[in-house]
RNA sequence: GGUCCCAUCGUCUAGAGGCCCAGGACGGCAGGUUCUCAUCCUGUAAACACCGGUUCGAAUCCGGUUGGGAUCA
Repeated sequence: GGUCCCAUCGUCUAGAGGCCCAGGACGGCAGGUUCUCAUCCUGUAAACACCGGUUCGAAUCCGGUUGGGAUCA
């Protein structure tokens, strides 16, 4: 340099054009329970890498950029 794949809460992930102003687990925070801690229960905050396009509507489709990976040379 060529080709291909990937990017979603702090971490791991669901999602396949409207059912989702994005759900779950662990973790965080607050409260309950407990003599205390742990466990358990309830609640709560937290994410679509970036830019553009298509569409009535995009996390999802298309192009580009950035980052990571595989492979060929």